[in-house]
Context: one part of a larger RNA
């Protein structure tokens, strides 16, 4: 820009893509078959492998703005206590998020028309013949069925509701994240929990500083302490003001 008034929401599905895998063991059954050796079809059950999708409850990893320990050096006048730099200085842990090695699920069943093939009826050709007329089966392949996208499908679908003009509706702007390169998408904008802050909880680390007490001292106790990024709630304290534009 189009879809022939403008919008909000919900659909149909022309078409396209994805997926389609497979093993072992047990029962049937040491049966059918076979002299024996050996050894099934069909059907049922259990356990897997690889692959794929989603997710983070568990396990494991990361977690450079969380906690602790510690080395060298420098600074805060000194002690104590801290800050900077040294690969995040190194080391031990670790929330959210993101992940797999973790968890859950999937391939099925089925329908249609068939291939090779197996047949029924049956002539040409008094027989025979699956084929010539006719009929019935038959595969991971085909068309559906399962999952995803999908009306620029210009053949541009359909339905419901709103608005007939400073309208319905949308944008700009602001607070943001289950979204994200930008944009877009989604949530919210005081009739408000959108983000921050605060409070509580969860979770992590592992018992802060100062002081007092005990001990000659190292150290211990007061103390599950102190601190804490992303988590879950509550709470308008702060910021989402007022406007403007399109139509």
């Nucleotide at each position: 820009c189009g879809u022939u008034g403008g919008a909000a929401g919900u659909u149909u599905g022309a078409g396209a893509g994805g997926a389609c895998c497979u093993g072992a063991c047990u029962c049937u059954a040491g049966u059918a078959c076979g002299a024996g050796a050996g050894g099934a079809c069909c059907g049922a059950g259990u356990c897997g492998g690889a692959c794929g999708u989603a997710c983070c409850u568990c396990u494991a990893g990361u977690g450079u703005a969380c906690c602790a320990g510690u080395u060298g050096u420098u600074c805060c006048g000194c002690c104590a206590g801290g800050g900077g730099c040294a690969u995040c200085g190194c080391u031990g842990g670790g929330u959210a998020g993101c992940u797999a090695u973790g968890u859950a699920c999937g391939g099925u069943u089925g329908a249609g028309a068939u291939a090779a093939g197996c047949g029924c009826u049956g002539a040409a050709a008094g027989c025979a013949u699956c084929u010539a007329a006719g009929c019935a089966c038959g595969a991971a392949a085909c068309u559906c069925g399962c999952c995803u996208c999908a009306a620029g499908a210009u053949g541009a679908u359909a339905c419901u509701u709103c608005c007939u003009u400073u309208a319905a509706g949308g944008g700009u702007c602001g607070u943001c994240a289950g979204a994200g390169a930008c944009u877009a998408u989604g949530a919210c904008g005081u009739u408000g929990a959108u983000a921050g802050g605060u409070u509580g909880c969860a979770a992590g680390u592992g018992u802060a500083a100062a002081g007092u007490c005990a001990g000659u001292a190292a150290u211990g106790a007061c103390a599950a302490a102190g601190c804490u990024g992303a988590g879950c709630a509550a709470u308008a304290c702060u910021a989402a003001u007022u406007g403007c534009c399109c139509g």
Predicted 3D model of a 247-nucleotide part of an RNA (large-subunit ribosomal RNA, domain VI) from a Bacteroidota bacterium. The RNAcentral record of the full RNA draws on ENA. Model confidence (mean pLDDT): 86 of 100. Lineage of the source: Bacteria > Pseudomonadati > Bacteroidota.